Predicted 3D model of a 682-nucleotide part of an RNA (large-subunit ribosomal RNA, domain II) from a Catalimonadaceae bacterium. Its mean pLDDT, the model's own confidence on a scale to 100, is 84. Taxonomically the source falls in Catalimonadaceae (Bacteria, Pseudomonadati, Bacteroidota, Cytophagia). The full RNA is in RNAcentral, with records from ENA. Rfam family: Bacterial large subunit ribosomal RNA. Its family is annotated with structural constituent of ribosome and ribosome in the Gene Ontology.
Context: one part of a larger RNA
RNA sequence: GCCUACGAGUUACUUUCACUGGCGAGGUUAAAUGUCUGUAGACAUGGAGCCGAAGCGAAAGCGAGUCUGAAUAGGGCGUGCAGUCAGUGGGAGUAGACGCGAAACCUUGUGAUCUACCCUUUGUCAGGAUGAAGGUGUGGUAACACACACUGGAGGUCCGAACCGAUAAGCGUUGAAAAGCUUCCGGAUGAACUGAGGGUAGGGGUGAAAGGCCAAUCAAACUGGGAAAUAGCUCGUACUCCCCGAAAUGUUUUUAGGAACAGCCUUGUGGUUGAGUACGCUGGAGGUAGAGCUACCGAUAGGACUAGGGGGAGUCACAUCCUACCAAAUCCUGACGAACUCCGAAUGCCGGCGUAUAUACACAGGAGUGAGGGCAUGGGUGCUAAGGUCCGUGUCCGAGAGGGAAAGAACCCAGACCCACAGCUAAGGUCCCCAAAUCUAUGCUAAGUUGAACAAAGGAGGUCCAGUUGCUUAGACAGCCAGGAAGUUAGCUUGGAAGCAGCUAUCUUUUAAAGAGUGCGUAACAGCUCACUGGUCGAGCGACAGGGCAUCGAUAAUAAACGGGCAUCAAGCGUAGUACCGAAGCUUGGGAUAGAAUUUAUUCUGUGGUAGGGGAGCAUUCUCUUUGCAGAGAAGGUGUGAUGUUAGUCAUGCUGGAGCGUAGAGAAAAGCAAAUGUAGGC
Repeated sequence: GCCUACGAGUUACUUUCACUGGCGAGGUUAAAUGUCUGUAGACAUGGAGCCGAAGCGAAAGCGAGUCUGAAUAGGGCGUGCAGUCAGUGGGAGUAGACGCGAAACCUUGUGAUCUACCCUUUGUCAGGAUGAAGGUGUGGUAACACACACUGGAGGUCCGAACCGAUAAGCGUUGAAAAGCUUCCGGAUGAACUGAGGGUAGGGGUGAAAGGCCAAUCAAACUGGGAAAUAGCUCGUACUCCCCGAAAUGUUUUUAGGAACAGCCUUGUGGUUGAGUACGCUGGAGGUAGAGCUACCGAUAGGACUAGGGGGAGUCACAUCCUACCAAAUCCUGACGAACUCCGAAUGCCGGCGUAUAUACACAGGAGUGAGGGCAUGGGUGCUAAGGUCCGUGUCCGAGAGGGAAAGAACCCAGACCCACAGCUAAGGUCCCCAAAUCUAUGCUAAGUUGAACAAAGGAGGUCCAGUUGCUUAGACAGCCAGGAAGUUAGCUUGGAAGCAGCUAUCUUUUAAAGAGUGCGUAACAGCUCACUGGUCGAGCGACAGGGCAUCGAUAAUAAACGGGCAUCAAGCGUAGUACCGAAGCUUGGGAUAGAAUUUAUUCUGUGGUAGGGGAGCAUUCUCUUUGCAGAGAAGGUGUGAUGUUAGUCAUGCUGGAGCGUAGAGAAAAGCAAAUGUAGGC
């Protein structure tokens, strides 16, 4: 992992609601007793008790009323509608209360054969090294001291086996082993190691102290019991079909992943002045969007005007004057504001009338939900960040399948009762993968741009279009040939300044034309060139702003972001058009089912669905009644066939070898795929 078997809303009492039945202003017996009989029960007796028929008040008490109150007021609760006893079902309460699951707490005991420490008593430590004190001798001293030699054999001394340990690495890691193996390593006469016997016990022991150890268990051992502890938590909870169908919100919460009440769902009942909803007309309240501000409040750019201030002048002070400074008020122009408003919509909301439709509301039973999310839009927050976060409105996902977007919860289209080898369309598509146009007309693009993720500021004689403006056969534009001069080296400045460092001026003349000079150049000149002019040539040439499509900008790990092949007068991008494809949409034919209406035979509207509510059934075991089958072969097993909308059912071959069914009722140990489910097998 698979298979088989087992495996979870039960039972008792109390209570509430619905349905069914009995009796009914009443209903009903309990214990018990008697009779009958078939251990089960039936019938009778038994009125104790309980519920109801009257309430109000704290009570005395009064009573269809009563309490409050001074009240005959007002108000509160009553008076109008029948209950009760059983059965069945839906809930609730108390019990283990749908099943499994803690960590823990308390209590009775059992453990120191492991291990910690202690007590008593044993045992063990190859070999080698070092050489303390003391002693003896000699020397030495006044005597000591002291020195040397020998002797001696101390030590939590040294090296190193047994023994005890466990430093590093490797192996082992479903191991040979629930702690080992190999090599290296520490101690090894000591606070050493060790055999045997004994002691300390669970909030207790023991601990050279690691929360270590106390029998592979320790921040409180193990065993039995309280005990089915509790679990607002996790997981699981078993056959079918039909009808309806949510919520992820508000308030409160030692509350935030739980609850209570409300909201939203479902089932039943009810009645009215038809309340609900949509649309049309119509009457209202309001201060949002917008707009505006010499209409207030606040903020605000430039200018004018002008108090005040700063600065300057005025020989000091004053008067006075100036001011590219700051600036109130006022004026002109511009212009901002969620907490500004002289104004001011649309929508929404409230009311009235009309039309359409079928809800709406109240009460009662049962819930679930109270983590929501995406998109669009009005806002707050944030960075006008987020697949962010918090509100409002709508929609979808949630609980929604189908087609499209390559793939895809919520984007586009569209809401799946069933069947069909019928048709039409939507979004989106029509070269091939791949159903349908290599369709028609006409432009653009050369970048494979593009062809379904996506990109800017900025750069740019890419190219197409439509404009504005200038020059042009009196010859433009480009090229080529030629000129481009004189006063003059203008004046100043300067070492120099001659068109060309800088400053000032920028004239006159000859001319077809030629700047007191456009750029290069020189120390300064020179030199080259331009503006400008003539010739040649012979038809268009410039400047500006705008639009379309392209281009660069362009950087991420496979070629790897057209879905791929591939595509260039496209199979790309526009414009106009025709045809076709394309869904569970719509239509057609057949069928099922729910509700409503009725002319009773049809018609109309429906039939996606999680949590959840309601309804109808299938199957299993047993009991009663009933009636059948079976050794000429029951149940069970395994095949085949038939049948029903499903759970299922029926027939039959083989196997099997003794019981099993129909119909009507009743009762449940009554249906398994899941619970890291339990047991067995493989």